[in-house]
RNA sequence: AUGACGAUGCAAGGGAGAGACCGAAGGGGCAUAGGCUCUGGAGGCACCGAAGGAGCAAGUCGAAGGCUGCCAGCCGUAGAUUAAUCUCUCAGGUAAAAGUACCUGCAUCCGACG
Numbered sequence: 001a002u003g004a005c006g007a008u009g010c011a012a013g014g015g016a017g018a019g020a021c022c023g024a025a026g027g028g029g030c031a032u033a034g035g036c037u038c039u040g041g042a043g044g045c046a047c048c049g050a051a052g053g054a055g056c057a058a059g060u061c062g063a064a065g066g067c068u069g070c071c072a073g074c075c076g077u078a079g080a081u082u083a084a085u086c087u088c089u090c091a092g093g094u095a096a097a098a099g100u101a102c103c104u105g106c107a108u109c110c111g112a113c114g
Base pairs, nucleotide, nucleotide: 002114006109007108008107009106010105012104013103014102019045021044022043026039027038028037029036030035046094047093048092052090053088054087055086059081060080061079065075066074067073068072
């Protein structure tokens, strides 16, 4: 000097799912036949999982205890550790827009092997 893996950032590209659900109080307009319509959004039910968050498997370690043997092994309960695009649905979301895990790209940092 090159530079894998990794980390961070980006107003770059791609990027799904599920009700434009029902709807109170209040306010505006028309009407005065006592209704219609717009706004509003308390509350309610139904759903999605790919911001975030939470939970768990095998495996590994392993108090106690047991076995072999003689001080070193084996088994191993409680427990600890441990993943996701799985599960939960707290949060978030259910027209468009925006956003989203993740992938690509770019930039910066770290820097293995040779």
The RNA shown here (Glycine riboswitch aptamer) has 114 nucleotides. Its mean pLDDT, the model's own confidence on a scale to 100, is 81. Rfam family: Glycine riboswitch aptamer. Rfam links the family to the GO term glycine biosynthetic process.